[in-house]
RNA sequence: GGGCUAGUGGUCUAGGCGUUAUGACGCUCGCUUGACGUGCGAGAAAUCGGGGGUUCAAUUCCCUCCUAGCCCA
Numbered sequence: 001g002g003g004c005u006a007g008u009g010g011u012c013u014a015g016g017c018g019u020u021a022u023g024a025c026g027c028u029c030g031c032u033u034g035a036c037g038u039g040c041g042a043g044a045a046a047u048c049g050g051g052g053g054u055u056c057a058a059u060u061c062c063c064u065c066c067u068a069g070c071c072c073a
Stems, first nucleotide, its partner, number of pairs: 001072007010025003027043005049065005
């Protein structure tokens, strides 16, 4: 220098064929307990890596950049 893959709550992760983003762990509250833990119930937490474009509508499609990994030279 060229090519491929990935980037989504605090962590890991599903979704990607466009309209309201999934689950687990963790966290908070309540019930239970003498207390903790377990169990049960409820809740908060994501501008879907940045920017631009297409579109009525983009996490999703297109372009570009950044970061990480792999391959070629």